[in-house]
RNA sequence: AGAGUUUGAUCCUGGCUCAGAAUGAAACCUGGCGGUGUGCCUAACACAUGCAAGUCAAACGACAAUUUAUUUGGAGUGGCGGACGGGUGAGUAACACGUAAGAACCUACCUUUAGGAGGGGGAUACCAUCCCGGGAAACUGGUGCUAAUACCCCAUAUGCUGAGAAGUGAAACGGUAUUUAACCGCCUAGAGAGGGGCUUGCGGCUGAUUAGCUAGUUGGUGGGGUAAUGGCCUCCCAAGGCGACGAUCAGUAGCUGGUUUGAGAGGAUGAUCAGCCACACUGGGACUGAGACACGGCCCAGACUCCUACGGGAGGCAGCAGUGAGGAAUUUUCCGCAAUGGGCGAAAGCCUGACGGAGCAAUACCGCGUGGAGGAAAAAGAAGACCUGUGGGUUGUAAACUCCUUUUCUCAGAGAAGAACACUGACGGUAUCUGAGGAAUAAGCCACGGCUAAUUCCGUGCCAGCAGCCGCGGUAAUACGGGAGUGGCAAGCGUUAUCCGGAAUUAUUGGGCGUAAAGCGUCCGCAGGCGGCUUUGUAAGUCUGCUGUCAAAGCGUGGAGCUUAACUCCAUUUCGGCAGUGGAAACUACGAGGCUUGAGUGUGGUAGGGGCAGAGGGAAUUCCCGGUGUAGCGGUGAAAUGCGUAGAUAUCGGGAAGAACACCAGUGGCGAAGGCGCUCUGCUGGGCCAUAACUGACGCUCAUGGACGAAAGCCAGGGGAGCGAAAGGGAUUAGAUACCCCUGUAGUCCUGGCCGUAAACGAUGAACACUAGGUGUCGGGGGAAUCGACCCCCUCGGUGUCGUAGCCAACGCGUUAAGUGUUCCGCCUGGGGAGUACGCACGCAAGUGUGAAACUCAAAGGAAUUGACGGGGGCCCGCACAAGCGGUGGAGUAUGUGGUUUAAUUCGAUGCAACGCGAAGAACCUUACCAGGGUUUGACAUGAUACGAAUUUUUUUGAAAGAGAAAAGUGCCGUUUGGAACGUAUACACAGGUGGUGCAUGGCUGUCGUCAGCUCGUGUCGUGAGAUGUUGGGUUAAGUCCCGCAACGAGCGCAACCCCUAUUUUUAGUUGCUAUUUUUAGAACUCUAGAAAGACUGCCGGUUAUAAACCGGAGGAAGGCAGGGAUGACGUCAAGUCAGCAUGCCCCUUACACCCUGGGCUACACACGUGCUACAUUGGGCGAGACAAUGAGAUGCAACUCUGUGAAGAUUAGCUAAUCUAUAAACUCGCUCUAAGUUCGGAUUGCAGGCUGCAACUCGCCUGCAUGAAGGUGGAAUCGCUAGUAAUCGCUGGUCAGCUAUACAGCGGUGAAUCCGUUCCCGGGCCUUGUACACACCGCCCGUCACACCAUGGAAGCUGGUUAUACCCGAAGUCGUUACUCUAACCUUUUGGAGGAGGAUGCCUAAGGUAGGAUUAGUGACUGGGGUGAAGUCGUAACAAGGUAACCGUACUGGAAGGUGCGGUUG
Repeated sequence: AGAGUUUGAUCCUGGCUCAGAAUGAAACCUGGCGGUGUGCCUAACACAUGCAAGUCAAACGACAAUUUAUUUGGAGUGGCGGACGGGUGAGUAACACGUAAGAACCUACCUUUAGGAGGGGGAUACCAUCCCGGGAAACUGGUGCUAAUACCCCAUAUGCUGAGAAGUGAAACGGUAUUUAACCGCCUAGAGAGGGGCUUGCGGCUGAUUAGCUAGUUGGUGGGGUAAUGGCCUCCCAAGGCGACGAUCAGUAGCUGGUUUGAGAGGAUGAUCAGCCACACUGGGACUGAGACACGGCCCAGACUCCUACGGGAGGCAGCAGUGAGGAAUUUUCCGCAAUGGGCGAAAGCCUGACGGAGCAAUACCGCGUGGAGGAAAAAGAAGACCUGUGGGUUGUAAACUCCUUUUCUCAGAGAAGAACACUGACGGUAUCUGAGGAAUAAGCCACGGCUAAUUCCGUGCCAGCAGCCGCGGUAAUACGGGAGUGGCAAGCGUUAUCCGGAAUUAUUGGGCGUAAAGCGUCCGCAGGCGGCUUUGUAAGUCUGCUGUCAAAGCGUGGAGCUUAACUCCAUUUCGGCAGUGGAAACUACGAGGCUUGAGUGUGGUAGGGGCAGAGGGAAUUCCCGGUGUAGCGGUGAAAUGCGUAGAUAUCGGGAAGAACACCAGUGGCGAAGGCGCUCUGCUGGGCCAUAACUGACGCUCAUGGACGAAAGCCAGGGGAGCGAAAGGGAUUAGAUACCCCUGUAGUCCUGGCCGUAAACGAUGAACACUAGGUGUCGGGGGAAUCGACCCCCUCGGUGUCGUAGCCAACGCGUUAAGUGUUCCGCCUGGGGAGUACGCACGCAAGUGUGAAACUCAAAGGAAUUGACGGGGGCCCGCACAAGCGGUGGAGUAUGUGGUUUAAUUCGAUGCAACGCGAAGAACCUUACCAGGGUUUGACAUGAUACGAAUUUUUUUGAAAGAGAAAAGUGCCGUUUGGAACGUAUACACAGGUGGUGCAUGGCUGUCGUCAGCUCGUGUCGUGAGAUGUUGGGUUAAGUCCCGCAACGAGCGCAACCCCUAUUUUUAGUUGCUAUUUUUAGAACUCUAGAAAGACUGCCGGUUAUAAACCGGAGGAAGGCAGGGAUGACGUCAAGUCAGCAUGCCCCUUACACCCUGGGCUACACACGUGCUACAUUGGGCGAGACAAUGAGAUGCAACUCUGUGAAGAUUAGCUAAUCUAUAAACUCGCUCUAAGUUCGGAUUGCAGGCUGCAACUCGCCUGCAUGAAGGUGGAAUCGCUAGUAAUCGCUGGUCAGCUAUACAGCGGUGAAUCCGUUCCCGGGCCUUGUACACACCGCCCGUCACACCAUGGAAGCUGGUUAUACCCGAAGUCGUUACUCUAACCUUUUGGAGGAGGAUGCCUAAGGUAGGAUUAGUGACUGGGGUGAAGUCGUAACAAGGUAACCGUACUGGAAGGUGCGGUUG
């Protein structure tokens, strides 16, 4: 100090998550030692048992025991202490706490000063050895006796009260001890120290969906009360007091020193230790006392527990241990008063669960160990394990081995300090020291996809599981589980929880608001905040010196002590807070003056749809009346509904009504915004310019508040022409609650009143100042010029545009800032839930304002980039359309496919880019399918053993495969064991699979597409993805070329190089050519096949920009790519193929392998594709005649001749091929047919034959005779073709025994028509634009409905908590009243009095009760929406012009998204 995560990629915004530190922690796995800390965070829940506060005989009398004169004990009276110490954090938002001050107070014990202690008196507890009683008990009544440092009276008084007079007011001569000194006590007054009470300033939580609260309330006189001030209490009087600087109410909470985190500022926290407060079962109350309203005291009420004889009693662990319960979770019913401290005591001493210690717990921090060393005589890198490319590698010098050590451990011995203080040591036979033994007793946990250090194998197969975030797992998982290895930390390790950090993610330090979340719709304006120049004063802020304080501990720094550290001790310090005091006067503030530039006023001009009211006007529309006139009008993409012969539409004239004001009109004007448009008049607001007369800071902003505020909507009354939600009808459509059409109500208009919202937008708050310019336009002024208008220059104010610096994530903004600064206000803090719920306010309503949470996701979003896409645009191309020619679709038939059928009809191919495709040829074979019969190391390969040569012939059985039998035959090499080939048998490794996966693959192929594209290096631009180049202007078939240009070059494609055809030359002439009757001759021609030439926009003219290029021409066999072919860039389609082949993985192994026979692939209500033949006269038939090219031929092609009507057969020349083997057909000539189902057409069927082949039944081809179907040019739709092309005619070949070939691949013959053109359909290329798409439109995505789950709102109610008010009742108790009862001290004088106690009673008052509330929580039949959920339903609203542009507000309406009306926005 950062990192991961939104995207195809980028930058930004923004959330989520991680790495760090910490803890009173918990639970998992593991666990050697020591030191020092810490240890019920939950139930302030309930508690068994023991202990935690006593002490004093030197205050007192009596008693008891022991002892014999002393000691001990302790009930009771009395004194001091039980108000400290210890615990807990429930309550408390408060003078409770912290800090700093203050005045009206108290203070036992302690210290100190001064003084005093004289004289009397009456009781009582204990006790009553049982005097009388009650009770179960706890306990208690009466009577009698007695003491004191217990109690009372008198006297005295430095004290107190009072103006004074005067009044008031104390004691214990007691105790011990000795014999008189001391000590301890007692009373009064003053002072001190420490402690406490009270008052005040300031400081520290949340909520405004808590805005008003308060009657003792605020103040005052009198009185009471208190230690003391005070409404603390009370009579009376006044009406105050608090609050937006947050009262009241609600929620939560002990506060602080500190702790933790952080660079700091801050944040979180308040265990242990320390200070303060509060509490002691819950609530109330007082008593005693110096001090309490009292944890281990009292009284009362309540709940709970226990005892009981049922009458009544007892109790309070939030003391130390401990128990139960709760909980994830927190220890021993230990030792000791030796130390420190406390109470009492004169002291000894007693008491002390305070405290000192030990025990338990890895609960935290700190320290140590689990061994060390040896490498040239210790590497065989042992064994084992894991991995492997099978060679090896890793574990790993690690082990083993040699030498050494003993911290720990075990045993034995010695043995403290802690004691200041004489006795006295719990800890403790502990720490520590010494000796002996022996490497001995001691290592785990987590992780290894990225963040984040560390990788491989096996298993599993979207299962099991992991996960902090991203995410991993669907058969090769570095992510799950195990093994091996590695990394990290280590007596611990990782996890969980919480807090801070990172997070500048609440931003004071230190953020933002045009588009990401965020500027109120606009203005006015109180409080508040801020404020021009100058003089002077004050000193509140500010700065500075000094003083006091902020306890100790802690933190920091420096030392010291435990062997070190943790720990402990000593010393010391800054900043800062508060208070006091002295100084300074720049700035702020305040006071007093002055100024004019901010602001305002005046004067003179000026522009304007600024506002309100009144009056007037014409055009158009509709309606009414009348005329002319006749069959349509209207409306649409096309129609229909509608209107019209009762006369419409059209046209002319007249009239009525309402609404809106064409042209001018303009990023022009005015207004704060909303908004404002015919003309005139009246009233009225604001601006601008000029001037510089007046005032003299009067200013800016503005929470709460107020005013205005489009459209829609609401209320009341008018009005109603046109338009027009709703509604009705017609269309469209699968539907059409829409878009389109015909009608049409509210409404739109006016008056009055509400509403208060809009994409109320510049998505940009207001004000002021500063910071380059250019150029339009509106209003005003000045200068110059002019006769004047223009024109030119300067300036003020407004409104646009371009742009510098600068800013910005980018887009963009840019003197009208989104730049640089100041002031004030408003607003934001991930998306959804949700602008929803609840509450409150406003409203007639609609609704508006304010405005959450649970839950859920890891994103949501902004700008820009590259693609892809668009029922976006521009340019261009293509038999793409158009113009033509011929087809398909109708018939018959061939063939392929689908479907159906079947035992099987094997499999694959399925838009273009499957369907005469794999298949260049299914009768058997092929063959993969089916039925049946068989085989199991196999039909095929390699290896082992044994036997046999191989092989051939015959025969039985069988459908064959196969099984059985008989016979013949003995080969080759040889070292004579044997070997090679072949066959048979045996067992095992293995063979085999057209079984699966083309979505695991290789290879090959199709397609876009022979389309013109696809990229790179360097440079430049951009934060970046990327861009530029490759875009632009021309041109081309072409990213072809030229020009221009921040680009310059290059690569793969294009073109060219290659092949064929067309021309010529040359070379070579056989089987070809020519001549000849042949032998033979020739090389001119045809031809053959080698080599050359030729065409390049080369030449001329024109056009363009002079270029590239195009157009025309010449010459030429050929002219602008001469015509064909081969050649297929980067890539796309998980395109096709595991059945051509190869191949991973999975599967079968007497079968999914192999052999055989027969069948099937050829089925047939049907549908589709591709062909053939036709429908005839441009024709059919017959006869005669002519002209090719490619190619094939020895298991072959076959002439001639003969036979047969023919297929063919017989016979047999020639040919291993420019030599031999073929009738080319259309065509030409002649004859015939004559418009018809025909002399067209040939399907179908019968009979008879031929050929191939083991075999033509299923299921071949051909021939002859006979038969003679449909069909008369084909609906919607659709295909091919631009020249030697289409059309038409025949010929050849491959496969092949034969053939279903009408297919496919080739060859030549004859040989057209048309192209105006690019609007449209299809496909493609380039540029541009929009995008919410990137799996890329076969995309994305919205809402209802149905189902499951989750949280939540409402709800008749139900059940609790808290709280205020009113009333009832009213314990204990203080205070008061009364004088009913009783009464020792004193007075009186025997009657009483004072005083006291009890009783009764009044006020107050806890608990309780009643009533209606307030608030909060739980629950609730039913109900509302919301969220989430691999494959549900209905539509398709949005994203492209999303197919009706979208969105905002509002109203109506509809299953739903939504639609429509009105106004607004451009996102």

The prediction has a mean pLDDT of 83. Predicted 3D model of a 1467-nucleotide RNA (small-subunit ribosomal RNA) from a freshwater metagenome. The RNAcentral record of the sequence draws on SILVA.